[in-house]
The part of an RNA shown here (small-subunit ribosomal RNA, 3' major domain) has 473 nucleotides and comes from an uncultured bacterium. Rfam family: Bacterial small subunit ribosomal RNA. Its mean pLDDT, the model's own confidence on a scale to 100, is 85.
Context: one part of a larger RNA
RNA sequence: UGACGGGGGCCCGCACAAGCGGUGGAGUAUGUGGUUUAAUUCGAAGCAACGCGAAGAACCUUACCAGGGCUUGACAUGGAGACGACCGGUACAGAGAUGUACCUUUCUCUUCGGAGACGUCUCACACAGGUGGUGCAUGGUUGUCGUCAGCUCGUGUCGUGAGAUGUUGGGUUAAGUCCCGCAACGAGCGCAACCCCUAUUGUUAGUUGCUACGCAAGAGCACUCUAGCGAGACUGCCGUUGACAAAACGGAGGAAGGCGGGGACGACGUCAAGUCAUCAUGCCCCUUACGUCCUGGGCGACACACGUACUACAAUGGCGCACACAAAGGGAAGCGAAGCCGCGAGGCCGGGCAAAUCCCAAAAAAGGCGCCCCAGUUCGGACUGCAGUCUGCAACCCGACUGCACGAAGUCGGAAUCGCUAGUAAUGGCGCAUCAGCAACGACGCCGUGAAUACGUUCCCGGGUCUUGCACU
Numbered sequence: 001u002g003a004c005g006g007g008g009g010c011c012c013g014c015a016c017a018a019g020c021g022g023u024g025g026a027g028u029a030u031g032u033g034g035u036u037u038a039a040u041u042c043g044a045a046g047c048a049a050c051g052c053g054a055a056g057a058a059c060c061u062u063a064c065c066a067g068g069g070c071u072u073g074a075c076a077u078g079g080a081g082a083c084g085a086c087c088g089g090u091a092c093a094g095a096g097a098u099g100u101a102c103c104u105u106u107c108u109c110u111u112c113g114g115a116g117a118c119g120u121c122u123c124a125c126a127c128a129g130g131u132g133g134u135g136c137a138u139g140g141u142u143g144u145c146g147u148c149a150g151c152u153c154g155u156g157u158c159g160u161g162a163g164a165u166g167u168u169g170g171g172u173u174a175a176g177u178c179c180c181g182c183a184a185c186g187a188g189c190g191c192a193a194c195c196c197c198u199a200u201u202g203u204u205a206g207u208u209g210c211u212a213c214g215c216a217a218g219a220g221c222a223c224u225c226u227a228g229c230g231a232g233a234c235u236g237c238c239g240u241u242g243a244c245a246a247a248a249c250g251g252a253g254g255a256a257g258g259c260g261g262g263g264a265c266g267a268c269g270u271c272a273a274g275u276c277a278u279c280a281u282g283c284c285c286c287u288u289a290c291g292u293c294c295u296g297g298g299c300g301a302c303a304c305a306c307g308u309a310c311u312a313c314a315a316u317g318g319c320g321c322a323c324a325c326a327a328a329g330g331g332a333a334g335c336g337a338a339g340c341c342g343c344g345a346g347g348c349c350g351g352g353c354a355a356a357u358c359c360c361a362a363a364a365a366a367g368g369c370g371c372c373c374c375a376g377u378u379c380g381g382a383c384u385g386c387a388g389u390c391u392g393c394a395a396c397c398c399g400a401c402u403g404c405a406c407g408a409a410g411u412c413g414g415a416a417u418c419g420c421u422a423g424u425a426a427u428g429g430c431g432c433a434u435c436a437g438c439a440a441c442g443a444c445g446c447c448g449u450g451a452a453u454a455c456g457u458u459c460c461c462g463g464g465u466c467u468u469g470c471a472c473u
Base pairs, nucleotide, nucleotide: 002472004469005468007467008466009465010464011463012462013461015457016456019420020419021418022417023416026311027310028309029308030307031306032305033304034302035301042053043052064297065296066295067294068293069292070291073127077126078125079123080122081121082120083119084118088103089102090101091100092099093098106117107116108115109114129286130285132284133283134282138280139279140275141274142273143271145269150189151188152187153186154185155184156165157164158163169180170179171178195263196262197261198260200231201230202229203228204227205226206225209221210220211219234257237251238250239249240248241247313413317372318371319370320369321368329360330359331358334353335352339348340347341346379410384405385404386403387402388401389400390399426449427448428447429446430445431444
């Protein structure tokens, strides 16, 4: 100087408290441990591993296992020789990889001898190849403390020196934010602002949008909206407090008020944190195999244990009927309307649309009317049987969905524990990436309805700052 203290002072944070809803009990989904297995590929491990890498495991993926094959190799460059193709097709054998036979079959120059290019095969060798090891050899990248307010430097001054000062002090702030003081004076990385979305408005532009009319045509751009450029918020104004400061509190005006709300943005560093399996890469290791191709299996096992979710246990509900109101997205090997068939999943046909035009598309909860009458039920839907639909070469292991039947546990959950301060929690539906299909109840977004509570900082957890002690540095 730091680190540490069940030392002290000051101050923050859904940290506690005040509230609302959960988890822990049930069933299922999913991840993990364990066990099992020929294999159940590998990684992630307190917070910060466990719906994580995986934004898609039937084959493929796939790295694992069993079996069948290949050995200059599935892929790249180079040498020699042979061939003329490559692609494509047929037959046979085989689980396929593959093998055998057959058909078809190059280009440029040319002195017609040939030369060159390209491709295939054969041979030998350099080499290829490795999701093999080491994240404690590394780059890159990420998590975390933490969007916490800190971390430093130059010159000067002080000290023998390590170092100190500045950065401490008095106020103030979300903030090392700003003001005042001061042996310091300045500066850098951080904070804030500059960027994006959102809330108000002006203007420009009106098609595919909007408007009047029952529709269309036609007309218009006031409104809605779209998307470019502006305006607007700055403690600017008033009052009080304060030190005449910074600022705080109250008020006016205003769509918005003191950072308006949200996002992107993460200082010096910490954890030898994660990743050699995205990629790159040193070293080590394998080289007829630790490489590579194929078929089948496995990653989906199941006495059990944990995490994360979904669905419930019901009447603020369930069911039936009629009937409203979104936003954000996606669409050509695609989205697919209307019509018809089917109880339905879906099928037939196929208008329109590379989309402010057409389609997905119905929003759902809500509101209206009716039934149920507190029960293991008209709650709940697991599990199982049968019959089907669709995708795909193929749904046995191991897909999703539909109809009928079956109807389990569950009556609000012990100790304990989590999230959230406002358009938030809670609750309702919609979209999308991956994707042939899908185990999505996941992830990422969108809009609808829409609360309660915060006295306060004693305590728990984490953090900042000053100071003190000290067995560590």